This is a predicted structure of a 348-nucleotide part of an RNA (small-subunit ribosomal RNA, central domain) from an uncultured Rhodobacteraceae bacterium. It matches the Rfam family "Bacterial small subunit ribosomal RNA". The coordinates come from a structure-prediction model, not an experiment, and the mean pLDDT is 90. It was read from a public genome assembly.
[in-house]
Context: one part of a larger RNA
RNA sequence: CUGGGCGUAAAGCGCACGUAGGCGGAUUUGUCAGUCAGAGGUGAAAUCCCAGGGCUCAACCCUGGAACUGCCUUUGAUACUGCAAGUCUAGAGGUCGAGAGAGGUGAGUGGAAUUCCGAGUGUAGAGGUGAAAUUCGUAGAUAUUCGGAGGAACACCAGUGGCGAAGGCGGCUCACUGGCUCGAUACUGACGCUGAGGUGCGAAAGCGUGGGGAGCAAACAGGAUUAGAUACCCUGGUAGUCCACGCCGUAAACGAUGAGAGCUAGUCGUCGGGCAGCAUGCUGUUCGGUGACGCAGUUAACGCAUUAAGCUCUCCGCCUGGGGAGUACGGUCGCAAGAUUAAAACUC
Numbered sequence: 001c002u003g004g005g006c007g008u009a010a011a012g013c014g015c016a017c018g019u020a021g022g023c024g025g026a027u028u029u030g031u032c033a034g035u036c037a038g039a040g041g042u043g044a045a046a047u048c049c050c051a052g053g054g055c056u057c058a059a060c061c062c063u064g065g066a067a068c069u070g071c072c073u074u075u076g077a078u079a080c081u082g083c084a085a086g087u088c089u090a091g092a093g094g095u096c097g098a099g100a101g102a103g104g105u106g107a108g109u110g111g112a113a114u115u116c117c118g119a120g121u122g123u124a125g126a127g128g129u130g131a132a133a134u135u136c137g138u139a140g141a142u143a144u145u146c147g148g149a150g151g152a153a154c155a156c157c158a159g160u161g162g163c164g165a166a167g168g169c170g171g172c173u174c175a176c177u178g179g180c181u182c183g184a185u186a187c188u189g190a191c192g193c194u195g196a197g198g199u200g201c202g203a204a205a206g207c208g209u210g211g212g213g214a215g216c217a218a219a220c221a222g223g224a225u226u227a228g229a230u231a232c233c234c235u236g237g238u239a240g241u242c243c244a245c246g247c248c249g250u251a252a253a254c255g256a257u258g259a260g261a262g263c264u265a266g267u268c269g270u271c272g273g274g275c276a277g278c279a280u281g282c283u284g285u286u287c288g289g290u291g292a293c294g295c296a297g298u299u300a301a302c303g304c305a306u307u308a309a310g311c312u313c314u315c316c317g318c319c320u321g322g323g324g325a326g327u328a329c330g331g332u333c334g335c336a337a338g339a340u341u342a343a344a345a346c347u348c
Base pairs, nucleotide, nucleotide: 004319005318006317007302008301012316014201015200016199017198021194022193023192025088026087027086028085029084030083031082033081034080035077036076037075038074039073040072041071042070049065050064051063052062053061054060091191092188093187094185095184096183097182098181099180103177104176105175106174107173108172109171110154115149116148117147118146119145120144121143125136126135162169163168206247207246208245209244210243211242215241216240220236221235222234223233258315259314260313261312262311263310266293267292268291269290270289271288272287273286274285275284276283277282278281297304298303321348322347323346330341331340332339333338
């Protein structure tokens, strides 16, 4: 390379948009490039293969055949693919009417709670733990009442509920804004799918500048525990956590399951629509999500099973024994931390 694979054995890029490329609905006509058939030319010799022969055998050598799977020219075939022209509506999109939603961004606003400050009542303890101590408190703590400040997060509702491509999104209101679903349709007419490079988004932590800082809390300090205790427990506590702007670009970024399309038993929930019926809150049916179970099938098994890991097609990514190693070197990116691309010696 071929082959075989990628839920858990090695293997799906974190996610999307999209360039080149690859692939692509129905039908008609043309063309004959691919494709198929015939003929001709060429495909040196040697080699390889087959059948004989010669050196005592063999290697080796000789003769003949086949083959050289290729290329060129030419004559035809026209189903399929391509190309050209035309038509169509089942894919895709559009238009109209409804609908659900923590989708996003910005601004405003609310209550509970923690902490702190001021004042009142009040007196000796309070905290904390397995038990304690560090700690706070007669300069009046803890408790309780009132007032104030400030920051962060939004109890109940809340749900294998919803929305989003993923990361993710949850008090309330307003403004702007993306996507989706259903119903109708007399519009466009294949406009589609995937996507190497590329571009954008991307939790937490971390970084830069400037703010902010209630609670929590790496580091750090102290108290305990212990043989020790650079820990687990306790008392404190700084970065950070929050905001704005700019970087970083990684996660068990997980459904450990790439995207799209078609086909293949059902049953029971739940969310959002439509239609029909009536007993007006149920039943039936249909479309789109989200779950549980389960047949065929599949799987090494576990399991998956119309939301497939079943049966097929298209395109991309990735794997090829363990360690060395996701490391070294080099390149690219980054302020740095580092990220990305990515070996070999050696060893089992």